[in-house]
Context: one part of a larger RNA
RNA sequence: UGACGGGGGCCCGCACAAGCGGUGGAGUAUGUGGUUUAAUUCGACGCAACGCGAAGAACCUUACCUGGGCUUGACAUGCUUAGGACCGGAGUGGAAACAUUCCUUUCCCGCAAGGGACCUUUGCACAGGUGCUGCAUGGCUGUCGUCAGCUCGUGCCGUGAGGUGUUGGGUUAAGUCCCGCAACGAGCGCAACCCCUGUCCUUAGUUGCCAUCGGGUUAAGCCGGGCACUCUAAGGAGACUGCUCCGGGUAACGGAGAGGAAGGCGGGGAUGACGUCAAGUCCUCAUGGCCCUUACGUCCAGGGCUACACACGUACUACAAUGCCCGGCACAACGGGUGGCAAGACCGCAAGGUGGAGCCAAUCCUACAAAGCCGGGCUCAGUUCAGAUCGCCGUCUGCAAUUCGACGGCGUGAAGUUGGAAUCGCUAGUAAUCGCGGAUCAGCAGGUCGCGGUGAAUACGUUCCCGGGCCCUUGCA
Numbered sequence: 001u002g003a004c005g006g007g008g009g010c011c012c013g014c015a016c017a018a019g020c021g022g023u024g025g026a027g028u029a030u031g032u033g034g035u036u037u038a039a040u041u042c043g044a045c046g047c048a049a050c051g052c053g054a055a056g057a058a059c060c061u062u063a064c065c066u067g068g069g070c071u072u073g074a075c076a077u078g079c080u081u082a083g084g085a086c087c088g089g090a091g092u093g094g095a096a097a098c099a100u101u102c103c104u105u106u107c108c109c110g111c112a113a114g115g116g117a118c119c120u121u122u123g124c125a126c127a128g129g130u131g132c133u134g135c136a137u138g139g140c141u142g143u144c145g146u147c148a149g150c151u152c153g154u155g156c157c158g159u160g161a162g163g164u165g166u167u168g169g170g171u172u173a174a175g176u177c178c179c180g181c182a183a184c185g186a187g188c189g190c191a192a193c194c195c196c197u198g199u200c201c202u203u204a205g206u207u208g209c210c211a212u213c214g215g216g217u218u219a220a221g222c223c224g225g226g227c228a229c230u231c232u233a234a235g236g237a238g239a240c241u242g243c244u245c246c247g248g249g250u251a252a253c254g255g256a257g258a259g260g261a262a263g264g265c266g267g268g269g270a271u272g273a274c275g276u277c278a279a280g281u282c283c284u285c286a287u288g289g290c291c292c293u294u295a296c297g298u299c300c301a302g303g304g305c306u307a308c309a310c311a312c313g314u315a316c317u318a319c320a321a322u323g324c325c326c327g328g329c330a331c332a333a334c335g336g337g338u339g340g341c342a343a344g345a346c347c348g349c350a351a352g353g354u355g356g357a358g359c360c361a362a363u364c365c366u367a368c369a370a371a372g373c374c375g376g377g378c379u380c381a382g383u384u385c386a387g388a389u390c391g392c393c394g395u396c397u398g399c400a401a402u403u404c405g406a407c408g409g410c411g412u413g414a415a416g417u418u419g420g421a422a423u424c425g426c427u428a429g430u431a432a433u434c435g436c437g438g439a440u441c442a443g444c445a446g447g448u449c450g451c452g453g454u455g456a457a458u459a460c461g462u463u464c465c466c467g468g469g470c471c472c473u474u475g476c477a
Stems, first nucleotide, its partner, number of pairs: 004475002007472007015462002019426005026317008034308002042053002064303007073126001077125003082120003088103006107116003128292002131290003137286002139281003142277001144275001149188006155164003168179003194269004199237007208227001213224003240263001243257005319419001323378007335366003340359002345354003385416001390411007432454007
C1' cells in the first nucleotide's frame, strides 16, 4: 500500500423479507458421472462444467474401434523420368477402397528441332497430423459486473515505499452533481450521441377504406374511383425538473402538483474501464517447442459416439372438474419461400398421396393461431384423468431407417392422487399461462433464438443469509 475478519459506520442488488409459480417424488427426453465395451472419439468441472462446444451423430459428419487398401500420398508448390490430350467405355477379383486387363480418343504453337497447357507416371524437395503442451502464445470468450470504479501530468507533503488529488458535508442509478479543501487539471469508465418501442405532424401511396360516389355479388376492396383513416417507411416535432408550491444553504437535489401520449435516466436493446481467476479454448483459426512420417498421414466397408445395476443437472408431460372430450364461432405478431413455399379440387379415418393455379412475393403460399367464447357430455372414479410400455398395419425423407429417424391408425394401457431434507426463478405488460415463426436441416426439436395472445400477487422493512461499493479502526498472515 493492499487483502482478509463470525470488527464498526453508511449504501446498494429478487440478497433476505412479502408474494406467485416451480425443482427435489412419477414417467419420459436430454447432458454428465460411473460402469460396460473392440470402440462407447475429444473437450467443458463450484458460482462462471453438466438441452455446454453439437444452429440437427442412420452413411457422410467422425476426430473412436475392427477389418481391407495406399504410399510424393486425399491437399499445395517446384524440379525431374516416361507416356498420353483431357474425357469416355468394357472385363475380372472385391463389401468398397483398391488391384489388374483391354478398347477408344490423339490438344495448341512450330517447316523441323523443340516448346507449352492438361492428365497419368518415375524419382526428389516436401506434403500431412482433430498427435502433446491453453503452465510457451496470438486471437476470441466467460466471470466479478453495467459494479462505480481505475489512473495520469504538474504542484505540494514524506528520507523512502507512498500520500494528496479520488478524503470531508450533502446528493445521485452513477468518481452524478453541488459546496468545502494544497491542490489545479486531464484520461479510461458513468451519462449522452446509436437502434427498437410509446404520441403527433409532413412526404409518399398497386397494402388499407364503403370513409365518400358508382357498378357488382349468396358473400368478399370484387371492379371503377379515391388517399381521408389504418398501415408501411423516410424525415421532423415532443420531455428540459421547462412551469407552480414546499423542503434544502439563494446550491446540487428531493417531495407534491398542473399541462401532456409520455414525465423526472418513459420502457427495452446495443455498449463491459484498470484489472482478477497461470479461468476456457493448440478440436474454429493462427502459432513457438516437442513428437509421428509404408505411418500418430490417407482412402474404404462395417461398427461405435444411441451401450445400462446405478447417481446427479436441465427440461417436457402429468397427477385432473378454474378440468378432460365433442361440435360451432372469433381475434395476432415476428418470420420463411425458385433444385423453394405450394392454394382450390380429388383420393385416404389419418400421416399422406394425385395434381399443379399463384408467387423471386406489403400482391401468392406457408397459415386452421391456441388459450378464449357459445352449446353438449363426463360427476370425483386410478376415472371419458394421465399417457409410458408393448403388438400389428401404414406414411414420408433418403442409395440405405436392423443396430439407430420422424409421423399416422387400431389395440395395449404402466408409474403417477401435489412430492422429505433442501433448493430455483420472477417487481409489470413482469411472473404464470397459450399458441406461432426462424436458424441448423434430405429427414429428424420436448433444445435454442425470436414473436405475439390472455395477464396477476406482493414489497412493512434492511435485524438476519448471499454478493457488491465507500469510509474508519484494529488484529493477523